[in-house]
Notes:
Predicted 3D model of a 77-nucleotide RNA (Glycine riboswitch aptamer) from a marine sediment metagenome. The prediction has a mean pLDDT of 81. Its Rfam family is "Glycine riboswitch aptamer". Gene Ontology term of the family: glycine biosynthetic process. Rfam's curators write: This family represents the bacterial glycine riboswitch. The sequence is in RNAcentral, with records from MGnify.
């Protein structure tokens, strides 16, 4: 550094129709911590390189479940 297991793990919705409810459809709104993208200082300059928990929101998400960056412990390579 990588993998696996266990534990912790945030944010963001309303209206209408439908449904026991979940769901499904529409409209507008919203979130950022899967992923993706951007690029500061710096590298002499140009090209180029260039991190993020910052920025964007393509994707994903806005009851629960799942997922979840990151943290802790254990084991393996």
């Nucleotide at each position: 550094c990588c993998c696996u297991g266990c534990g912790g793990g945030a944010g963001a919705g309303u209206c209408c129709g439908u449904u026991u409810g979940a769901u499904c459809g529409g409209a507008c709104g919203c979130c950022g911590a899967a992923g993706g993208a951007g690029a500061a200082a710096c590298g002499a300059a140009c090209c180029c390189g260039g991190a993020a928990a910052c920025u964007c929101u393509c994707a994903g998400g806005c009851a629960a479940c799942c997922g979840g960056a990151c943290c802790g412990c254990a084991g393996g390579g």